């Protein structure tokens, strides 16, 4: 210097190939319930698409470019 992969709720992840419902589940985490107390179960709520442009009636997702990581490689 080439080349490839990856980035999504406090954490892990599904969704991206094939563009269209409130961006959906587990875990935590609040707060009700239940139990003498705790956990354990039930019910509620909590919060995310790495960052610019770009196509497009419409972008997590499609194009371009950037930044962080991990990897082969001259």
């Nucleotide at each position: 210097g080439g080349g490839g992969c990856u980035a999504u709720c406090g954490u892990c992840u599904a969704g991206u190939c094939u563009g269209g419902u409130u961006a959906g589940g587990a875990c935590g985490c609040u707060a009700g319930g239940u139990u003498u107390u705790c956990a354990u179960c039930c019910u509620a709520g909590u919060a995310a698409c790495u960052c610019g442009g770009g196509u497009u009636c419409g972008a997590a997702u499609c194009c371009c470019g950037a930044u962080a990581g991990c990897c082969c490689u001259g």
This is a predicted structure of a 74-nucleotide RNA (transfer RNA) from a bacterium. The coordinates come from a structure-prediction model, not an experiment, and the mean pLDDT is 81. It matches the Rfam family "tRNA". About the family: Transfer RNA (tRNA) molecules are approximately 80 nucleotides in length. Its family is annotated with triplet codon-amino acid adaptor activity in the Gene Ontology. The family is grouped with related families in Rfam's "tRNA clan". Rfam classes the family as a transfer RNA.